[in-house]
Source information:
This is a predicted structure of a 107-nucleotide RNA (SAM riboswitch aptamer (S box leader)) from Paenibacillus sp. FJAT-29882. Taxonomically the source falls in Paenibacillus (Bacteria, Bacillota, Caryophanales, Paenibacillaceae). Its Rfam family is "SAM riboswitch aptamer (S box leader)". Rfam describes the family as follows. The SAM riboswitch is found upstream of a number of genes which code for proteins involved in methionine or cysteine biosynthesis in Gram-positive bacteria. The SAM riboswitch acts at the level of transcription termination control. Gene Ontology term of the family: regulation of gene expression. It was read from a public genome assembly, where an Rfam model found it. The coordinates come from a structure-prediction model, not an experiment, and the mean pLDDT is 76.
RNA sequence: UUCUUAUCAAGGGUGGCGGAGGGACUGACCCUGUGAUGCCUCGGCAACCAGCUUAGUUAUGCACAGUGUCAAUUUCAGAGGAAGUAAGACGAUUCUGAAGAUGGGGA
Numbered sequence: 001u002u003c004u005u006a007u008c009a010a011g012g013g014u015g016g017c018g019g020a021g022g023g024a025c026u027g028a029c030c031c032u033g034u035g036a037u038g039c040c041u042c043g044g045c046a047a048c049c050a051g052c053u054u055a056g057u058u059a060u061g062c063a064c065a066g067u068g069u070c071a072a073u074u075u076c077a078g079a080g081g082a083a084g085u086a087a088g089a090c091g092a093u094u095c096u097g098a099a100g101a102u103g104g105g106g107a
Base pairs, nucleotide, nucleotide: 001107002106003105004104005103006102007101008100013042015040016039017038021031022030023029025078026077027076028075043070044069045068048066051062052061054059074099079096080095081094082093084090
């Protein structure tokens, strides 16, 4: 990088460095000199892999380590459908998908 698979409505931030953008993309809407994004420290959350425990085949529990994560549902929408309307258009509600993120496995 790519393929596959699981999850994505819950949860969880202080300090330091630094100095202007950031929230993947597009649109909207937000965050941001009351210092963002990023990096580091310490801490927290979670329980995917590994480990341990209990029961015994697939689950419960624990949380030292590997990851992940700590604004907003993946911030919302994007493509297609359903409810609604006589129909079209629209479509805030809802379903599925796409895209994305993270973990496991394979190339």